[in-house]
RNA sequence: GCGUUUUAAGCAUGCAAGUCAAGGGAUAUCAUGAGGUUUACUUUGUGAUAGACCGGCGAAUGGGUGAGUAAUACGUGAGAAUCUACCUAUAGGCGGGGGAUAGCAUAAGGAAACUUAUGGUAAUACCGCGUAUGUCGAUGAAAUGUCUAAUUAUUAUUAUUGAUGAUUAGAUAUUAUUUGAUGAAAGCUUCUUUUGAAGCGCCUGUAGAUGAGCUCGCGCUCCAUUAGCUAGUUGGUGGGGUAAGAGCCUACCAAGGCAACGAUGGAUAGCCGGCCUGAGAGGGUGAUCGGCCACAUUGGGACUGAGAUACGGCCCAGACUCCUACGGGAGGCAGCAGCUAAGAAUCUUCCGCAAUGGGAGCAAUCCUGACGGAGCGACGCCGCGUGAACGAAGAAGGCGGAAACGUUGUAAAGUUCUUUUAUACGGGAAGAAUAAGGAUACUGAGAGAAACUUUAUUCGAUGACGGUACCGUAUGAAUAAGCCUCGGCUAACUACGUGCCAGCAGCCGCGGUAAUACGUAGGAGGCAAGCGUUGUUCGGAAUUAUUGGGCGUAAAGGGCGUGCAGGCGGUUAGAUAAGUGUGGAUUGAAAGACCGGAGCUUAACUCCGUGUUUGGUCUGCAAACUGUAUAACUAGAGUAUAGACGGGGAGACUGGAAUUCCGCGUGUAGGGGUGAAAUCUGUAGAUAUGCGGAAGAAUACCUGUGGCGAAGGCGAGUCUCUAGUUUAUUACUGACGCUGAGGCGCGAAAGUGUGGGGAGCGAACAGGAUUAGAUACCCUGGUAGUCCACACCGUAAACAUUGUACACUAGGUGUUAGAAGUAUCGACCCUUCUAGUGCCGUAGCUAACGCGUUAAGUGUACCGCCUGGGGAGUAUGCUCGCAAGAGUGAAACUCAAAGGAAUUGACGGGGGCCCGCACAAGCGGUGGAGCAUGUGGUUCAAUUCGAUGAUACGCGAAAAACCUUACCAGGGCUUGACAUUUUUUUGACCGGUAUAGAGAUAUACUUUUGCUUUUUAGCACAAAAAGACAGGUGCUGCAUGGCUGUCGUCAGCUCGUGUUGUGAGAUGUUGGGUUAAGACCCGCAACGAGCGCAACCCCUACUGUUAGUUACCAUCAGGUUAAGCUGGGGACUCUAACGGAACUGCCGGUGACAAACCGGAGGAAGGUGGGGAUGACGUCAAGUCCUCAUGGCCCUUAUGUCCUGGGCUACACACGUGCUACAAUGGACUGUACAAAGGGUAGCGAGAUUGUAAAAUUUAGCCAAUCCCAAAAAGCAGUCCUCAGUUCAGAUUGGAGUCUGCAACUCGACUCCAUGAAGUUGGAAUCGCUAGUAAUCGCAGAUCAGCAUGCUGCGGUGAAUACGUUCCCGGGCCUUGUACACACCGCCCGUCGCACCACCCGAGUCGAGGACACCCGAAGUUAUUACCCUAACCGUAAAAAGAGGGGGGUACCGAAGGUGUGUUUGGUAAGGGGGGUGAAGUCGUAACAGGGUA
Repeated sequence: GCGUUUUAAGCAUGCAAGUCAAGGGAUAUCAUGAGGUUUACUUUGUGAUAGACCGGCGAAUGGGUGAGUAAUACGUGAGAAUCUACCUAUAGGCGGGGGAUAGCAUAAGGAAACUUAUGGUAAUACCGCGUAUGUCGAUGAAAUGUCUAAUUAUUAUUAUUGAUGAUUAGAUAUUAUUUGAUGAAAGCUUCUUUUGAAGCGCCUGUAGAUGAGCUCGCGCUCCAUUAGCUAGUUGGUGGGGUAAGAGCCUACCAAGGCAACGAUGGAUAGCCGGCCUGAGAGGGUGAUCGGCCACAUUGGGACUGAGAUACGGCCCAGACUCCUACGGGAGGCAGCAGCUAAGAAUCUUCCGCAAUGGGAGCAAUCCUGACGGAGCGACGCCGCGUGAACGAAGAAGGCGGAAACGUUGUAAAGUUCUUUUAUACGGGAAGAAUAAGGAUACUGAGAGAAACUUUAUUCGAUGACGGUACCGUAUGAAUAAGCCUCGGCUAACUACGUGCCAGCAGCCGCGGUAAUACGUAGGAGGCAAGCGUUGUUCGGAAUUAUUGGGCGUAAAGGGCGUGCAGGCGGUUAGAUAAGUGUGGAUUGAAAGACCGGAGCUUAACUCCGUGUUUGGUCUGCAAACUGUAUAACUAGAGUAUAGACGGGGAGACUGGAAUUCCGCGUGUAGGGGUGAAAUCUGUAGAUAUGCGGAAGAAUACCUGUGGCGAAGGCGAGUCUCUAGUUUAUUACUGACGCUGAGGCGCGAAAGUGUGGGGAGCGAACAGGAUUAGAUACCCUGGUAGUCCACACCGUAAACAUUGUACACUAGGUGUUAGAAGUAUCGACCCUUCUAGUGCCGUAGCUAACGCGUUAAGUGUACCGCCUGGGGAGUAUGCUCGCAAGAGUGAAACUCAAAGGAAUUGACGGGGGCCCGCACAAGCGGUGGAGCAUGUGGUUCAAUUCGAUGAUACGCGAAAAACCUUACCAGGGCUUGACAUUUUUUUGACCGGUAUAGAGAUAUACUUUUGCUUUUUAGCACAAAAAGACAGGUGCUGCAUGGCUGUCGUCAGCUCGUGUUGUGAGAUGUUGGGUUAAGACCCGCAACGAGCGCAACCCCUACUGUUAGUUACCAUCAGGUUAAGCUGGGGACUCUAACGGAACUGCCGGUGACAAACCGGAGGAAGGUGGGGAUGACGUCAAGUCCUCAUGGCCCUUAUGUCCUGGGCUACACACGUGCUACAAUGGACUGUACAAAGGGUAGCGAGAUUGUAAAAUUUAGCCAAUCCCAAAAAGCAGUCCUCAGUUCAGAUUGGAGUCUGCAACUCGACUCCAUGAAGUUGGAAUCGCUAGUAAUCGCAGAUCAGCAUGCUGCGGUGAAUACGUUCCCGGGCCUUGUACACACCGCCCGUCGCACCACCCGAGUCGAGGACACCCGAAGUUAUUACCCUAACCGUAAAAAGAGGGGGGUACCGAAGGUGUGUUUGGUAAGGGGGGUGAAGUCGUAACAGGGUA
């Protein structure tokens, strides 16, 4: 400083407007005087106090609220036809009378409120009379002004006529004069010796001030899905009415008035100064303070009064509340407090008139919920405090860390100090000015001392707040800190808990077991007696763009023209002054804001001053520009003349080709159609072919980014009518122009109506195909329609997605229609110009793409349109249409995107180039059988776990009977089976035996007594106990390291500098050749470089040198049945070390004088000779926590560990990988030849013997170029078998054995005898391989006690084929499209089903508003009245009567109410409709790639 923003909802109680006794007559009490008297009563006078009543003034201000009101409002500025109590100034006056009535008394009625009757009384109450310079009416000589008419003069004009001056006539207004009407309170008080004076009052006039009424200009919200409104309506005349102009009211007359510059209607709203925000322009708002308006329970009405149609007055009606004796009455807080209800929400039933202001009064005073103050509320603004300095043992505690340590933190404690604030006590303001009254001096009037009056000085009472502000003293850090945040925006981070839960969130988004985002803690950041949230407004937002936006592709150019209104408009001259500029005057209230000062300790706050107040009105000047009117001009526009051009339009007529149909002929079996077919057609003669005829529609070639038209659109030829464009030259008109809301016209296709026509084509429809389906694509038919005439429709991707017109701004090159020039005999060519129509391109523009004299550049004018996506071009209303539908055109709700252009990737049933056992050409397999092995599934107590598209499945596992082993059952142990360490005790340790037990284990017995030594002890080892800890094949490979698979041994992946692009990015790395290769050459805004390729390494193929033992043996010698067996040799093979050799090096050709390729020679080898190792950037959250390592989590008498037994070996089934076969290129038997590479002492094991054999027994050699495994097999030679389930094949089963091993039952291998299954070459499909390869044959090794059809190696024999790149798969490069980026295993559409939400329609139903017609009609004003009553005036001797008044009645109007009609709007609603959103629903696959039918 502020405090019912909702409910103009309802209110208990108290207060908020009274005052005057100096207007009046009574009354009561007190005091006092006088009189009467029964001395305590009465009468009377005076004074004081009180207050009812009559009377005066006030109550119309102040205070509250914002319902109504879109203009009877407000703001601002003008105006004329008005009033104004109190106030000021001035002029004049206040004479003379009358009759009543409250109060009061008596009586009556009523519950009350109150009312009635009679009697009597006063006034500054009321009523006549006289008087006026005033007001009103009448009269009206003269003067002045205004208007009209006539005459005349001047001037202008083509004419009508206009302007100015003079004269005359008429009308009208004002003023003088006369006349009529119209006015008072003789009051009150004070003083005075009297006449009187003064003050307060009163009356009349004039003027002012103040306030109010009325009128006009401009300004003043939204909706056109409100377009027509109006009957007192617009104007006139007469009358009425008002304070005053006026249809304000009334009678008559006329037919006007308003409106696209938005009338009328609807919705909302008090308006303004200001306030908030903003750089401003603006936008929002109208609390507090101030001005205006409106209202006072709702509606109506008047009265009184200067002023009201009256918040705290009256009457009536309605609703509500209260009282009641039921007859009747009372009330109105949107005054101050306060209450109730409602609501998220807004205070004390306080103090005082001390100040300021108001009412009454002469005044004292009285009244004042205005106001001044206090109270409540951190609601706002401002100021202050909650302490200051020192203080490291960097305390304790907390938090973090593996620890060191860090942090909280000089923070605390502690020491010293201060005392604002607090508490206690004491002192203590300003706000008060002066009033009444007194004194002094002066002034005025007065006859005058007086009273009075003017001015000045001075004395003089009064404080609600409040013992408050402030000051002093004492005490003592004492009495005083919270809130939000810490992922980014946005300053500030860690730990724990939680585990898509709980929760957070303004936007993006966080949370699914390592959360800086949730919760808590610690710490940090921000602000601070506040902080944070919510709501609201402006800003940022140039996202409504006047300042200051846009419209090719993002939203947005009207389908096109014509043209009324409107907007804008060429050159010159003088004029004018509306706009414009520049002065002056006035207004723009105050407060507020800005600036400068001043006062409260400061500030907030308050006060003072200057300017601003951007605006309105009046007026002077200027004349460039715009406007206006005038006069001219020709460059814009138009007309004429001479040519040219064209599918421009309309109508009539005439062709030829083709198609179909019909007729006749020839002719015979098919035709037709498709990816392939079928429906269809044809022996009743089709198709094909020849001739003739009919019909309708369309006009090949020419034909062209060629022409014409405004657009839609226009194509055979001829004729008629008609419109346009353009070129050239001169002439004419003289701005006649541009644009264009509405309006009007044209306007493809489809569609509609009526009538024709109908050949071909062809929606719908039918049939045939295709397909999972196929209401489609394909095929065969086929109706509307397509064609003509007339009439509708009025829309298109009506697109150049680019409105129209004009001007300016480099060029180059085509083409269409013309013209001119040069030259020529002439034409072309050539040069130049104009008008169209294309391409490229400069500057410039653009988000980019692109546009670029045909602009999307630079400017001007005008129109149309846009403002996130969806809902939706939907609903509703209206207009148009025969209908279909068109035009106009929302909202609720919902999302955080939708969209454009370009980039990099990825992808395409897009394109180009290239490669690969990718296809093709071949050879051999798999898939069928039996078995082996692995997997899935199933089963089980357990069948441990992992791998599981390519890239799992004879994989981890180079060996599951126990062990392994991780699984299951049972039995045990708990510092542990294993490691380190501490303490204590005991003892060498180890070992052996027996018993029980399934064993682990338990018990007992026994052996032994370590080393050093100053024997107290120490060291080592073992045992026991306790503690630290061990242990885990438990979980997470989506927390990780390492290792590995795959794309792929594919040729790629990047960087620096430079250049380029707004940028993402590009370039380099693309292009032309060429290669196995981004390997190389050439070119190039690129130049270089790195990781990859290649090479370097190993094996192999040839060879040289060196070296020869265990290998070899040519020559020499010895020797054996034989044998390099021996001496010897170093030639050969071989071994193992170092070298050589191959490089497109040479020749020829091709190629670009290149790189390179092709062919050849030589050579052991030829174009990377063959093989291996070697695996770029990366991809798959690929695999592995069960190799190992490791974060986190989990178990700890068990998820650890030991033992026995079982299981991993199960078995309706399915799959992968293999082995063996199905036989004669074979099987069996006999004989016989030739390897390589390996292994061997817990071993290989010769030879010999035994056994049919597996093997056994025995033991010679060998730690190996020495000995052994070891026999190589296929092959070759020979014999038998002769095509069969076999002399094929060997499963299965029975029996008997061998070997290994504690142990072969579950569950090993092998041998012998016997048995002799399926299988006769394998469906769809699918795999490997390009040469010493495939195929085929055997050998060895690792693992291993034993166990190999697997794996890893080795050699023997040893092919076929490759035209080629169309296709399948994968990959590389370039390019293209994209709505994909988790990247096609992508994205995504619609129906249906379920749930929720808002909306639309809706039979009805319930309200509200306003309109019209009629009915009823309160109060009340006005009018009227033949009834009733009547003091003042008149009249009279008194009356009657009259004038006037009142009551009652009547009439018009008239609120509420009623009835009816149609209208607007809201609520609700059975049912219906589409829309939106939702978890992983259903059906298909429409779109995006050529999206598989663009």
RNAcentral holds the sequence, with entries from SILVA. The RNA shown here (small-subunit ribosomal RNA) has 1494 nucleotides and comes from a metagenome. Its mean pLDDT, the model's own confidence on a scale to 100, is 81.